[in-house]
């Protein structure tokens, strides 16, 4: 150098295949409880979907460039 994969919340991961507007565990914040803690209820995504562009009415999801990791091939 060329080719496939991946990149979504603080951390692990779904959503993509077939475009309708982002969700679950862990975690974290309030707040109830207590004398204080702690268990133990309740209540909350806490995210510009790696950047940056196209394309659609709409894009995490197509498409084009490019930046990061991993695999092969040279």
């Nucleotide at each position: 150098g060329c080719g496939c994969c991946u990149g979504u919340a603080g951390c692990u991961c779904a959503a993509a295949c077939u475009g309708g507007a982002a969700g679950a565990g862990c975690g974290g914040g309030g707040g109830c409880g207590u004398c204080c803690u702690a268990a133990g209820c309740c209540c909350u995504g806490c995210g510009u979907u790696g950047c940056a562009g196209g394309u659609u009415c709409g894009a995490c999801u197509c498409c084009u460039g490019c930046c990061a990791g991993g695999c092969g091939c040279a």
The RNA shown here (transfer RNA) has 74 nucleotides and comes from a Candidatus Omnitrophota bacterium.
The coordinates come from a structure-prediction model, not an experiment, and the mean pLDDT is 81.
It was read from a public genome assembly.
The organism belongs to Candidatus Omnitrophota, within Bacteria.